Background: The part of an RNA shown here (small-subunit ribosomal RNA, 3' major domain) has 477 nucleotides and comes from a metagenome.
[in-house]
Context: one part of a larger RNA
RNA sequence: UGACGGGGGCCCGCACAAGCAGUGGAGUAUGUGGUUUAAUUCGAAGCAACGCGAAGAACCUUACCUGGUCUUGACAUCCCGAUGCAUAACGGGUAAUGCCGUUAGUACUUCGGUACGUUGGAGACAGGUGGUGCAUGGUUGUCGUCAGCUCGUGUCGUGAGAUGUUGGGUUAAGUCCCGCAACGAGCGCAACCCUUAUCUUUAGUAGCCAGCGAGUAAAGUCGGGCACUCUAGAGAGACUGCCGGGGAUAACCCGGAGGAAGGUGGGGAUGACGUCCAAUCAUCAUGCCCCUUAUGACCAGGGCUACACACGUGCUACAAUGGCGUAAACAAAGGGAAGCGACCCUGUGAAGGCAAGCGAAUCCCAAAAAUAACGUCCCAGUUCGGAUUGUAGUCUGCAACUCGACUACAUGAAGCUGGAAUCGCUAAUAAUCGCGAAUCAGCAUGUCGCGGUGAAUACGUUCCCGGGUCUUGUACA
Numbered sequence: 001u002g003a004c005g006g007g008g009g010c011c012c013g014c015a016c017a018a019g020c021a022g023u024g025g026a027g028u029a030u031g032u033g034g035u036u037u038a039a040u041u042c043g044a045a046g047c048a049a050c051g052c053g054a055a056g057a058a059c060c061u062u063a064c065c066u067g068g069u070c071u072u073g074a075c076a077u078c079c080c081g082a083u084g085c086a087u088a089a090c091g092g093g094u095a096a097u098g099c100c101g102u103u104a105g106u107a108c109u110u111c112g113g114u115a116c117g118u119u120g121g122a123g124a125c126a127g128g129u130g131g132u133g134c135a136u137g138g139u140u141g142u143c144g145u146c147a148g149c150u151c152g153u154g155u156c157g158u159g160a161g162a163u164g165u166u167g168g169g170u171u172a173a174g175u176c177c178c179g180c181a182a183c184g185a186g187c188g189c190a191a192c193c194c195u196u197a198u199c200u201u202u203a204g205u206a207g208c209c210a211g212c213g214a215g216u217a218a219a220g221u222c223g224g225g226c227a228c229u230c231u232a233g234a235g236a237g238a239c240u241g242c243c244g245g246g247g248a249u250a251a252c253c254c255g256g257a258g259g260a261a262g263g264u265g266g267g268g269a270u271g272a273c274g275u276c277c278a279a280u281c282a283u284c285a286u287g288c289c290c291c292u293u294a295u296g297a298c299c300a301g302g303g304c305u306a307c308a309c310a311c312g313u314g315c316u317a318c319a320a321u322g323g324c325g326u327a328a329a330c331a332a333a334g335g336g337a338a339g340c341g342a343c344c345c346u347g348u349g350a351a352g353g354c355a356a357g358c359g360a361a362u363c364c365c366a367a368a369a370a371u372a373a374c375g376u377c378c379c380a381g382u383u384c385g386g387a388u389u390g391u392a393g394u395c396u397g398c399a400a401c402u403c404g405a406c407u408a409c410a411u412g413a414a415g416c417u418g419g420a421a422u423c424g425c426u427a428a429u430a431a432u433c434g435c436g437a438a439u440c441a442g443c444a445u446g447u448c449g450c451g452g453u454g455a456a457u458a459c460g461u462u463c464c465c466g467g468g469u470c471u472u473g474u475a476c477a
Base pairs, nucleotide, nucleotide: 001477002476003474004473005472007471008470009469010468011467012466013465015461016460019425020424022422023421026316027315028314029313030312031311032310033309034307035306042053043052064302065301066300067299068298069297070296073125077124078123079121080120081119082118088103089102090101091100092099106115107114108113127291128290130289131288132287136285137284138280139279140278141276143274148187149186150185151184152183153182154163155162156161167178168177169176193268194267195266196265198236199235200234201233202232203231204230207226208225209224212223213222214221239262242256243255244254245253246252318418322377323376324375325374326373328371334365335364336363339358340357344353345352346351384415389410390409391408392407393406394405395404431453432452433451434450435449436448437447
């Protein structure tokens, strides 16, 4: 100087407390461990691995296994020879491959050839998701959006170092004020950026319809209009600016006015010096080591989907604040051409047929669902719950046996609120309800977004956890 203390002081955080809803019990989805296997490819490991890499394993993917095949190679550059046999089209064969047959025949040219190719040969080499993340770059997690981390000059100390950065207040903040052997400065904080909340203005189609006219079973449907909503450009607006009180006449704090918004308005992006020899050689790049008729390459089938079990994260429930039926209402944000696909017809249905419109503020996906109204059930393992199983189907796709999703009928398991323990959340939040997108032929209870309905509680800082700061002790470096 740090680090540590079941030392002390001050302070903060859904850290506790106060509340709400969960997990842990059941069924199931998914990931992991273990076991099994020819293979169950590999990585991730307390917080910070475990719905993680994977925004989507039937084949492919695919790295694994079994079997079959190739050896200058599936891919790149270079050398020599041959050639219109080959590339292309068609036919046959194979699981795969000029493996076999037929037909036609590229561009330029100084007619020698050359280029793009194919094939044969020789090697230089290619290739490696092989090893090492403890050789590395790059990228990322984490403490933590915590308020810290440093430097120059000066001063003090023999020196390591100290001072500044400590102290008194204050703040979300090393934020600001005052004081001070310090005076300044840098990286962080804040602000500048995006979005949301209000208004003005410009613009008015594909958006809108107040007033005027037309029109209908109904409808911005038409003329017309740009007021309003909205869209998207430009501006305004919030700064402790104003008032009162407190405070040291300061910084600032408390209350109030006006205002759409008040003291960082809400949300996002933004992550200092560093820590964990943290993660990644399987995104990529890369040193060294290793393989080179194989640890490379191609193909078929299988596996990654196994299943006495254990754990994590979800979904669905155990019901009456509910289930079921009937007929009504109200979103936002997205996507669409090898696409989205209205209407109409067929089917109990998943879907199918025909097919309009739309590269979309025009058309389509598209029905929002919880909710409200009426009816029914009457507390039961039930009209709760839907696992499992049988039969018959639909769709995607060469192909749904291993191994897809969905539909109809039948079947109707566990489960009556979950021990010890433990997670999330402070407001348009929790809880609850549906909608969309990426990936994607098909496959979503996951992920990322969107809106609808919409709470309870916070006395407080004694305690648990983590962190900041000052000080103290010295078994540690």